[in-house]
RNA sequence: GGCCCAUAAGACAAAUUGGUUGCGUCGCCAGCCUUUCAAGCUGGAGAAGUGAGUUCGAAUCUCGCAUGGGUCA
Numbered sequence: 001g002g003c004c005c006a007u008a009a010g011a012c013a014a015a016u017u018g019g020u021u022g023c024g025u026c027g028c029c030a031g032c033c034u035u036u037c038a039a040g041c042u043g044g045a046g047a048a049g050u051g052a053g054u055u056c057g058a059a060u061c062u063c064g065c066a067u068g069g070g071u072c073a
Stems, first nucleotide, its partner, number of pairs: 001072007010026003019056001028044005049065005
């Protein structure tokens, strides 16, 4: 340098192959419970790597860039 794959909350991790801005676990915050803590129960906040394109509509399709991995030279 060529080609291929991947990128989603702090960590992990779904989504009927484009359709009401997104599931869940751990963690975090608040409340309940408890003498207290833990556990348990209830509620809450927080995310699509980045930019563009296609489309009425994009996590999903296309392209560039970035990062990581694989492979060839």
Molecule: transfer RNA
Organism: Oscillospiraceae bacterium